[in-house]
């Protein structure tokens, strides 16, 4: 970087450094910022993806291994810690219309493959 799967309405800040953007890009919006933005750093906290731990089923060369459930989170590997993924664009279906529902593009993020 490209594929697959799955999740995306829940949740969680403080301080240093810095210095003006910021909310992926693009447009229209609404917003967040000098009462201090983006970065980097430090601590802390969420969550439960993998990871751990129990318990069930199956296979086994008895090392495991694959599935399925519950609960927790001291260790680990990422992530996350304003606002549905901040809405909205494209399609479809409802409506006189303001809107609304539901999908698809992308786009985070984890696990795998190559």
């Nucleotide at each position: 970087c490209a594929c697959u799967u799955a999740u995306c309405a829940a949740g969680a800040a403080a301080g240093g450094c810095a210095g003006a953007g910021g909310g992926u890009c693009a447009u229209g919006g609404c917003c967040c910022u000098g009462u201090g933005a983006a970065g980097c750093c430090u601590u802390a906290g969420c969550a439960a993806c993998c990871u751990u731990u129990u318990c069930c089923c199956g296979g086994g060369g008895c090392a495991c291994c694959g599935g399925g459930a519950a609960a927790a989170a001291c260790a680990g590997g990422u992530g996350c810690u304003a606002a549905c993924u901040c809405c909205a664009u494209c399609c479809u279906g409802a409506g006189c219309a303001a809107u609304c529902a539901g999908g698809a593009c992308a786009g985070a993020u984890a696990a795998g493959u190559c």
Record summary
A computed fold for a 114-nucleotide RNA from an uncultured Bacteroidota bacterium, annotated as SAM riboswitch aptamer (S box leader). The model forms 94% of the base pairs in the Rfam consensus. Its Rfam family is "SAM riboswitch aptamer (S box leader)". Gene Ontology term of the family: regulation of gene expression.